[in-house]
RNA sequence: UCCGAAGUAGCUCAGAUGGGAGAGCAUUCGACUGAAGAUCGAAAGGCACCAAGAUCGAUACUUGGCUUCGGCA
Numbered sequence: 001u002c003c004g005a006a007g008u009a010g011c012u013c014a015g016a017u018g019g020g021a022g023a024g025c026a027u028u029c030g031a032c033u034g035a036a037g038a039u040c041g042a043a044a045g046g047c048a049c050c051a052a053g054a055u056c057g058a059u060a061c062u063u064g065g066c067u068u069c070g071g072c073a
């Protein structure tokens, strides 16, 4: 150069034939405790890597770009 995969919450990752976003851990608050840890309950945290297109409607489909990882040479 070429080929392929991935990009979604602070981190690791799900997600439906396209109908509008969730889990675990972490954080904060409360319960419990002499205090803490563990446990239990609750909350906050995302306009989904960027841009354009098709669609009534896109995290998902199409095109281009960026970053990371892997493969051939």
Stems, first nucleotide, its partner, number of pairs: 002071006010025004019056001027043005049065005